[in-house]
Molecule: c-di-GMP-I riboswitch aptamer
Organism: Actinobacteria bacterium HGW-Actinobacteria-6
RNA sequence: CCCCGAAAAAGGCACUCCCGCUGAAAGGCGGGCAACGCAAAGUCACGGGUCUAACGGGAGGCAUGCCUCCCUACGACAGCCGGACUACCGAA
Numbered sequence: 001c002c003c004c005g006a007a008a009a010a011g012g013c014a015c016u017c018c019c020g021c022u023g024a025a026a027g028g029c030g031g032g033c034a035a036c037g038c039a040a041a042g043u044c045a046c047g048g049g050u051c052u053a054a055c056g057g058g059a060g061g062c063a064u065g066c067c068u069c070c071c072u073a074c075g076a077c078a079g080c081c082g083g084a085c086u087a088c089c090g091a092a
Stems, first nucleotide, its partner, number of pairs: 004090002012038002017032006036079001042085003046082003049077003056071007
């Protein structure tokens, strides 16, 4: 240094729930309580996957400018898997 990850130490992140802001939604951000879990639960949507469907497209209904349904990512998820990049600690 690499692999690896200890009934080690220090430090770190935070599921769920509640409130606020934001967004069409999925979701995101902040705060509170709290601790489901995490050795990359740090960063990146590159591959797969999943979620959403505003715009757009299609079908239907009708009171004719509205309603319902279907498709669609250019929107998301890094705490779904893989991949890339970076990083604290140091026993076997």